[in-house]
Context: one part of a larger RNA
RNA sequence: UGUCGGAGAAUUGAGAGGAUCUGUCCUUAGUACGAGAGGACCGGGAUGGACGUACCUCUGGUGGAGCAGUUGUGGCGCCUGCCGCAGUGCUGCGUAGCUAUGUACGGACGGGAUAACCGCUGAAAGCAUCUAAGCGGGAAACCCACCUCGAAACGAGUUCUCCCUUAAGAGCCGUGGUAGACCACCACGUUGAUAGGCCGGGUGUGUAAGCGCGGCAACGCGUUCAGCUUACCGGUACUAAUCGCUCGUGUGA
Numbered sequence: 001u002g003u004c005g006g007a008g009a010a011u012u013g014a015g016a017g018g019a020u021c022u023g024u025c026c027u028u029a030g031u032a033c034g035a036g037a038g039g040a041c042c043g044g045g046a047u048g049g050a051c052g053u054a055c056c057u058c059u060g061g062u063g064g065a066g067c068a069g070u071u072g073u074g075g076c077g078c079c080u081g082c083c084g085c086a087g088u089g090c091u092g093c094g095u096a097g098c099u100a101u102g103u104a105c106g107g108a109c110g111g112g113a114u115a116a117c118c119g120c121u122g123a124a125a126g127c128a129u130c131u132a133a134g135c136g137g138g139a140a141a142c143c144c145a146c147c148u149c150g151a152a153a154c155g156a157g158u159u160c161u162c163c164c165u166u167a168a169g170a171g172c173c174g175u176g177g178u179a180g181a182c183c184a185c186c187a188c189g190u191u192g193a194u195a196g197g198c199c200g201g202g203u204g205u206g207u208a209a210g211c212g213c214g215g216c217a218a219c220g221c222g223u224u225c226a227g228c229u230u231a232c233c234g235g236u237a238c239u240a241a242u243c244g245c246u247c248g249u250g251u252g253a
Stems, first nucleotide, its partner, number of pairs: 005163007015149004021049007033038001051106005059100004066093005071086006110144003117137004169247004173189005194240003197236005204228002210223005
């Protein structure tokens, strides 16, 4: 862009892709079998490996916008207290997010038609023969079944609700993220919690500064599980989503 007005939602499934693995143990049963040694089919149960998908509650990793410790040096006139730089100066932890080595789940069951093969009935060929007519059984392969995509499947499908005739609706623009290279997608735009700010909570760090007390001092104790706190959860219009513009009809019923 199309699908012959438009919006929202729910679907059909032509077709396409994915998956398809396997060990060990227990039991059946020391049974069948076998002189013994040994030792099952069939069936039931448990637990693993590798692989795959999703997720972050747990265990960990990372976490250059969080907290703390600390070295050298410069600065704030000095002390104190802070700040800059030194690979994030170095070091110890760590929220969200992203993650695996972490957590959860999956391969199944069943059906159809078959391969090799095994059969039934059965002539040609008075017998025999699974085959020539006919009819069964039979595999991780095939088709369904399971998972995902899928009306651009141009044969462009179906259903429901609603809206419109100087419109319905869509886009531009703005605030953003469950999305993202751009675009697209999704949420919101004052009839507003979309983002920021602020407030409360959580989380992390680990007891701030100041003051008081003790000690010659380094320092310790009290106030104080304090102070600070990003991405998390909630609240609140304080700030910004202002005002608007463009496209889209007159043969859809």
The prediction has a mean pLDDT of 88. Large-subunit ribosomal RNA, domain VI from a soil metagenome, 253 nucleotides, folded computationally.